[in-house]
Record summary: A computed fold for a 350-nucleotide RNA from Ilumatobacter sp., annotated as Bacterial RNase P class A. The gene name in the source record is rnpB. The RNAcentral record of the sequence draws on ENA. Its mean pLDDT, the model's own confidence on a scale to 100, is 75. Rfam family: Bacterial RNase P class A. The family's RNA type in Rfam is ribozyme.
RNA sequence: UGAGGUGACCGGGUGGUCGCGGCUCGUGCGUGCACGGGUCGAGGAAAGUCGGGGCUCCACCGGGCAGAGUGCUGGCGAGAGCCAGGUUGGGGUGACCUGACGGACGUGCAACAGAGAGAGACCGCCGAUGGAUCGCUUGCGAUCACAGGUAAGGCUGAAACGGUGCGGUAAGAGCGCACCAGCGGCGUUGGUGACAGCGUCGGCUCGGUAAACCCCACUCGGAGCAAGGUCGAGCAGAGCGAUGGGCGGCCCGCCCUUUUCGCUCGGGUAGACCGCACAGAUGGAUGGCCACCGGGUGUUGCGACGUGUCGCAGCAGCUACAGAACCCCGCUUAUAGGUCGCCUCACCAU
Repeated sequence: UGAGGUGACCGGGUGGUCGCGGCUCGUGCGUGCACGGGUCGAGGAAAGUCGGGGCUCCACCGGGCAGAGUGCUGGCGAGAGCCAGGUUGGGGUGACCUGACGGACGUGCAACAGAGAGAGACCGCCGAUGGAUCGCUUGCGAUCACAGGUAAGGCUGAAACGGUGCGGUAAGAGCGCACCAGCGGCGUUGGUGACAGCGUCGGCUCGGUAAACCCCACUCGGAGCAAGGUCGAGCAGAGCGAUGGGCGGCCCGCCCUUUUCGCUCGGGUAGACCGCACAGAUGGAUGGCCACCGGGUGUUGCGACGUGUCGCAGCAGCUACAGAACCCCGCUUAUAGGUCGCCUCACCAU
């Protein structure tokens, strides 16, 4: 100098003008409106509404089934999540990025291919044992490959029951041994721990798959601010009284009242307020235009030197994603452009 990685942050400013919403003050009257002043008025994601919490109502003695979620370790924290680490895959020369994480006892599954996908005999190898035939020295030899033995070799496959070598055998085989790899037990060292290193023992070597069923541990009641609460007109309806009617000669008393009037009550509804916030809601304010200054890109000219960079000036076009609605924490997604810290690779100079 160029190309990258990673973490954090910013994501326009000032003025003018025309507007918008909340609160408050003043004036005016038509008493809830108008005008004027003051003050406050979106984000890092306000978005998706994905995981939770607060708050509210309903249900609930307790326990279980079903269903759903989570699943290595430590710390913080509300169990969500974040940070750091462990083991093991993938990508990159590298800084670094990215995926997975309890358990294969049981039941299942593994396309195509292949004899065989969990214990398999297709080809191959063998004839120790049994069998058949032949020979003879009559208990041995030869032949056959029928029974059988064999997982070394071939073949198929993503995957075929550790690898190499020596021994061994009829042929073979951890069948035996040496070394290597893995697994398990024990011991020891380091670490809070997951785990890692070392030593020793055991031929233990029967694999994969749980985002297949299943098993284990832990967590989970439901609905959501249109939650919910307070007040509550009118109307339906209920009660009482007056009036009127019946019993009655009259009064008291009792009963009725489809009339009319008055008073009281009245579930729920309309509506208002609270819930509700140092923006706020009520179908939803927080904006538009202009000028200047920024930021950065391209280009032209001039100047400087370290000759492809820097400085100055002019011109052109760019300046994103996006818009609270009960509040908060997190996750995910979108985002023009820029700043800073640390780190990697390549080249050049000293």